Predicted 3D model of a 1438-nucleotide RNA (small-subunit ribosomal RNA) from a Candidatus Levyibacteriota bacterium. Its Rfam family is "Bacterial small subunit ribosomal RNA". The prediction has a mean pLDDT of 83.
RNA sequence: AGAAUUUGAUCCUGGUUCAGGAUGAACGCUGGCGGUGUGCCUUAAGCAUGCAAGUCGAACGGGUUCCGCAAGGAAUCAGUGGCGGACGGGUGAGUAACGCGUAGGAAUCUACCCCUAGGUAUCACAUAGCCAUUCGAAAGGAUGGGUAAUUUGAUAUAGUCUCGCAAGAGUAAAGACCUUAACUGGUCGCCAAGGGAGGAGCCUGCGUCCUAUCAGCUAGUUGGUGAGGUAAUGGCUUACCAAGGCUUUGACGGGUAGCCGGACUGAGAGGUCGAUCGGCCACAACUGCACUGAGACACGGGCAGUACACCUACGGGUGGCAGCAACUGGGAAUAUUGCGCAAUGGACGAAAGUCUGACGCAGCGACACCGCGUGGAGGAAUAAGGCCCUAGGGUCGUAAACUCCUUUUGCCAAGCCUUCAAAGCUUGGCGAAUAAGCCCCUACUAACUACGUGCCAGAAGUCUCGGUAAUACGUAGGGGGCAAGCGUUAUCCGGAUUUACUGGGCGUAAAGAGUGCGUAGGCGGUCCGAUGUGUCCUUGUUUAAAUACUGUGGCUCAACCACAGGAAAAGCGAGGAGACUAUCGGACUUGAGGAUUGGCAGGGAUGCUGGAACAGUUAGUGUAGCAGUGAAAUGCGUUGAUAUUAACUGGAACACCAAAGGCGAAGGCAAGCAUCUGGGCUCUUCCUGACGUUGAGGCACGAAAGCUGGGGUAGCGAAACAGAUUAGAUACCUGUGUAGUCCUAGCUGUAAACGAUGUCCGCUAGCUCUGUGUGUAUGCGCACGGGGCGUAAGCUAACGCGUUAAGCGGACCGCCUGGGGAGUACGGCCGCAAGGCUAAAACUCAAAGGAAUUGACGGGGACCCGCACAACCAGUGGAGCGUGUGGUUUAAUUCGAGACAAAACGAAGGACCUCACCAGGGUUUGACAUAACACCGUUUAUUUCCCUAGAAAUAGGGAGAAAUCCGCAAGGAUGGUGCUACAGGUGCUGCAUGGCUGUCGUCAGCUCGUGCCGUGAGGUGUUCCCUUAAGUGGGGAAACGAGCGCAACCCCCAUCUAAUGUUAAAUAUUCAUUAGAGACAGCUCUGAUUUUAUCAGGGAGGAAGGAGGGGAAGACGUCAAGUCAGCACGGCCCUUAUACCCUGGGCCACACACACACUACAAUGGCGAAUAACAAUGGGCUGCAAGCUAGCAAUAGUAAGCCAAUCCCUUAAAUUUCGCCUCAGUUCAGAUUGGGGGCUGAAACCCGCCCCCAUGAAGCCGGAAUUGGUAGUAAUCGCAGGUCAGCAUACUGCGGUGAAUACGUUCUCGGGUCUUGUACACACCGCCCGUCAAGGCAGCAAAGUCGGGAGUGGCCGAAUCCCCCUUUUGGGGGAGAGGCUAAAUUCGGCGAUGAGGCUUAAGUCGUAACAAGGUAUCCCUAGCCGAAGCUGGGGAUG
Repeated sequence: AGAAUUUGAUCCUGGUUCAGGAUGAACGCUGGCGGUGUGCCUUAAGCAUGCAAGUCGAACGGGUUCCGCAAGGAAUCAGUGGCGGACGGGUGAGUAACGCGUAGGAAUCUACCCCUAGGUAUCACAUAGCCAUUCGAAAGGAUGGGUAAUUUGAUAUAGUCUCGCAAGAGUAAAGACCUUAACUGGUCGCCAAGGGAGGAGCCUGCGUCCUAUCAGCUAGUUGGUGAGGUAAUGGCUUACCAAGGCUUUGACGGGUAGCCGGACUGAGAGGUCGAUCGGCCACAACUGCACUGAGACACGGGCAGUACACCUACGGGUGGCAGCAACUGGGAAUAUUGCGCAAUGGACGAAAGUCUGACGCAGCGACACCGCGUGGAGGAAUAAGGCCCUAGGGUCGUAAACUCCUUUUGCCAAGCCUUCAAAGCUUGGCGAAUAAGCCCCUACUAACUACGUGCCAGAAGUCUCGGUAAUACGUAGGGGGCAAGCGUUAUCCGGAUUUACUGGGCGUAAAGAGUGCGUAGGCGGUCCGAUGUGUCCUUGUUUAAAUACUGUGGCUCAACCACAGGAAAAGCGAGGAGACUAUCGGACUUGAGGAUUGGCAGGGAUGCUGGAACAGUUAGUGUAGCAGUGAAAUGCGUUGAUAUUAACUGGAACACCAAAGGCGAAGGCAAGCAUCUGGGCUCUUCCUGACGUUGAGGCACGAAAGCUGGGGUAGCGAAACAGAUUAGAUACCUGUGUAGUCCUAGCUGUAAACGAUGUCCGCUAGCUCUGUGUGUAUGCGCACGGGGCGUAAGCUAACGCGUUAAGCGGACCGCCUGGGGAGUACGGCCGCAAGGCUAAAACUCAAAGGAAUUGACGGGGACCCGCACAACCAGUGGAGCGUGUGGUUUAAUUCGAGACAAAACGAAGGACCUCACCAGGGUUUGACAUAACACCGUUUAUUUCCCUAGAAAUAGGGAGAAAUCCGCAAGGAUGGUGCUACAGGUGCUGCAUGGCUGUCGUCAGCUCGUGCCGUGAGGUGUUCCCUUAAGUGGGGAAACGAGCGCAACCCCCAUCUAAUGUUAAAUAUUCAUUAGAGACAGCUCUGAUUUUAUCAGGGAGGAAGGAGGGGAAGACGUCAAGUCAGCACGGCCCUUAUACCCUGGGCCACACACACACUACAAUGGCGAAUAACAAUGGGCUGCAAGCUAGCAAUAGUAAGCCAAUCCCUUAAAUUUCGCCUCAGUUCAGAUUGGGGGCUGAAACCCGCCCCCAUGAAGCCGGAAUUGGUAGUAAUCGCAGGUCAGCAUACUGCGGUGAAUACGUUCUCGGGUCUUGUACACACCGCCCGUCAAGGCAGCAAAGUCGGGAGUGGCCGAAUCCCCCUUUUGGGGGAGAGGCUAAAUUCGGCGAUGAGGCUUAAGUCGUAACAAGGUAUCCCUAGCCGAAGCUGGGGAUG
């Protein structure tokens, strides 16, 4: 000192969270020692038991015991008496107060203590104890008798004492002990005074929490006089008199709270706290009261009431731990029913001494702080083992073991010290021995791997992690941090400049009141003088000690403790200064105001008047429509509309002028004229003399809508009704239309009341337009207004602002402090109502937000392209059939592909095989690979045949053939059997992957380096203009260059040249092969503004002309696109099975739907004949097969030739010519079916192809919709090949014949560039609003109900105090705690139900908002509607 978190990214605003410190703490895990501190924060709840205040025999009489013969003595005890029980100790309930703190004051008291100077004389009456009697359960009394004193009373005396001017009057005492023969002396006392010290009471200034949703409070209240009362002043009390006193500088009320020295934190200023220690206060079960006393209204005294508890013989009694321990309860939680008066202090005493839960010690608790230890040195076979691994190794790790050493702590022993101890100190002994955990490891935040789990279990302070490769969960290894502790939770300060005094803001992020006037208050121009208020300086005094700071010292150090020292700051007093501030006095004119002449303007109010338009009425002309819309309909009209003419009536609003214009404080103000009236500006001269500014409360004004009463009502027009639109349409559109809009008198008091910018003053370059007045040399000024630019500075997060500031300063006011809940609830004030003003909390989220950036998107804009549309041709969609897909079915119908970019696709061809599916049968180191071991090798491998079982695989048996290579041999290799590692898997994951592919798209884009701009994301370059098929090229430009793409280089075709030439009879050509040439807008003309670049048209030349045609070639990337079933591969799964073999079946099913083809529906045709013509690409030895023969044919038989420019497939077909058919379901079409054959193949049933005969279905050109094609293309015709035993309507190729059309870019689809808006960024298949339904949560209202607080009235009224009467026991009155009762008040708990809010992966209805969001949005207001919302009026532009 900062960091994480809003976004795709950025800057800002802003909240949330974290890292630090602290604690009287608690909880979890763990725990060796010592020192010093500290320990009921909760129920001021209740308390068993013990102790905490007694002492004095030197005040007194007496009792008991002991000693003594006695006298007497000693000890001790209840009582009288004295002193002390007002201290010490506890607690913080109450108290917002002279309670506390601080600084002062005068009208007081004071036992014990100190000082001064005096006195202490003489008498007397009682009473407890005791004795007797007696009541009671007890506690406790009653009566009688007698007794003492330092108990009590009387008398005397009286000074410095009290009263009084004085005279004068009044008030006292106590003795005890020691000593002496005695007098006496001494000590302790006693009485009256004076003084002191310490203590106590009282008064005053100042300071002392939150709340205005508490604004008025007060009758002893404020003051006076008399009286009473007190130690003392005083309404302290009382009688009378007066009517005061307090308060926005916060009275009164409510809430909370003991205050301070100080403690914690913080850089400080501050903030929070008030345990332990110290000072003060208050309290002692709750309430009241007095007595005694120096002192109390008394914690361990009293009386009374109340509550609670205990005893009881039921008649009555007793008690008060907020003393120390302890107990119960409460609670997350807080200790021993300990020892001692040895020390310190206190009470009493002459003293010894007694008492002392004050205190000193010990015990318990890691509760806190501090200190120490758990060993030190060496030690590599880097052991074993764990974990990881790329299998090599790495790591735990010199760590351990092992060797040497030491002994703090610990244990044992002795001495010293100690109230007893414990501890400690000194000395000796034993033994590495007795001693390490906790948290964390995604980022913040130091520290990483493996396994398990699979949005589960769980983690989490925040962001978040987990859906099969989790450094985030759990475990392990390793690592990091701290350490006898470590984490968690709670609370406070800090970080947080996030309440901002130090030290923030308000145009758009939260925030300027709608506007003015003005009170209190704040602030205030120039000069002089005075005072000395604030202010400053010096000084005195106080601010206790402790704490804090500095230094020194003592415990071995430290914590801790002791000693010494010094402030700072603050209050009060004294002295001084006199600038500034304040006050008083005097002066000034520049701030402010006034007078004076004219001019300017929709400023306000009232009255009168005007024309255009509109509607209505009357009358005329006139006839079938009018009106309305995207299109319609409702509506109006033959009872005459619309249209048109004339007259009259009515209400509202004022075209042009008009503008960036004017006026007003704002709202707002517009026909003209008149009257009344406000403010401003300007020119001239003069006057007053700071009269100013801001402005809490207050007062006034204040659009539209709305309300009340009365008028008025042409048009418009919420509501309402109707017609459309629509899935619906409570809307947008249309037709009617009521309130209202208008006037008058009142009310309301709000708007996006906006410049989202408070008012006033001063200062800080300019340029330009304009209004009014004025000066002027007509160049130009001056003053006050209204606009624009955005250059200078400056400011701002940016946008932007910039003399009209959002710049630089000053004065005052208002307002803000995360989003939602909510401008809501409750309360109060205002209002007729609607409602307005003021204004929370619970709860909930981690964001909400501003500006700008890059994309994407838009039912935004501009430009451009493409068989994209348009034009044209041929189709598909209808039929039959083929193939594929879905669905269904099935034992199985294996799997994949799914908009374009799946569907004659994987599949270049499923009868078996293929094959992955199903049924059944069989095998288990396996059908296949590698390695090790054992065995075998003429007893074998391999193979042929036969037999048996079987569907086959396979199993069993028999017979035969047959052994390779190296080596002399042994043996080895190949081989077989067994066994073990392993094989195998078309099993899963294409969302773990490689590779390959599709698609946008052969679209023209995608980027980089350096520079420049910007706080930054980013921009520039790549935009702009022209051009191109093209980011192709040129020009310009803060850019200059470059890369991947484009183009070109490659292949085929078209022309030519050269060479070569087999298989041709032959060669020139054709042809084939090889190598070259050729085309580049190269030449010329014209046009396009045309020089460059480019384009268009014509021409020459040329085989070819503007990229000649075609192919291959696919940028950065997108779609988690496709493929684990082509292959490869990570992980997972199966292993007598998910592997392997076999037989059979299935992939070929069939109510149906879709896709792609084929064949047709016919005459541009079909059939027959002539065999009348003309190709190219290809293929061929398990092959192609001529020819001949047979067959109607498929084909068969035989067979020449050909390993192919040689032979064969191979007669191409459409075409041509002739004939028939003549518009029909036909001589069209050929499905389907029957019969007979052929071929392939072990095998043709499921399930192949072909031929012949017969049969002869649907179909007569195809709805909505949709596909392909721009030239050798479409269409049409055939041919070949691959696959293949066989099977082609598919695919890949080949040639033959060979068109039509393109005006053009409005529209559809796709794409490119620029720009604009955005609340989108998973990017419009986006985002998002409200009702309803369901669960949860907290709050509000509420009939009522329960409880608390403070009073008031009435009745009753204890103790106690006071007054009066009274001889008295007595009588009367007043005050009085409390109780009962009554009506109000205030605060809180619960509350059926009601209304709203928030929240919850996948509910319902719609689509309101974000793009022109499909009706621009929003604000105020009113009405209406399931809901978002819609409509009317006025306003804003966000």